[in-house]
RNA sequence: GCCUUCCUAGCUCAAUGGCAGAGCGACGGUUUUGUAAACCGCUGAUCAGGAUUCGAUUUCCUGGGAAGGCU
Repeated sequence: GCCUUCCUAGCUCAAUGGCAGAGCGACGGUUUUGUAAACCGCUGAUCAGGAUUCGAUUUCCUGGGAAGGCU
């Protein structure tokens, strides 16, 4: 220098162009003499900018970051 893949919640991952979800975690509550466990509730995210579209996590372009390969 070229090619490929990836970037979503604090962490690990879903979401075939139509309400952004789950598990774990954090927080509050019930229970307990107390802690843990259990149960109930709650919290919190689409890497940035632009394009297409009635509508973009999803398609396209540019940039940033991560991983791998070729030279």
Predicted 3D model of a 71-nucleotide RNA (transfer RNA) from a Patescibacteria group bacterium. The prediction has a mean pLDDT of 81. Rfam family: tRNA. By type it is a transfer RNA. RNAcentral holds the sequence, with entries from ENA.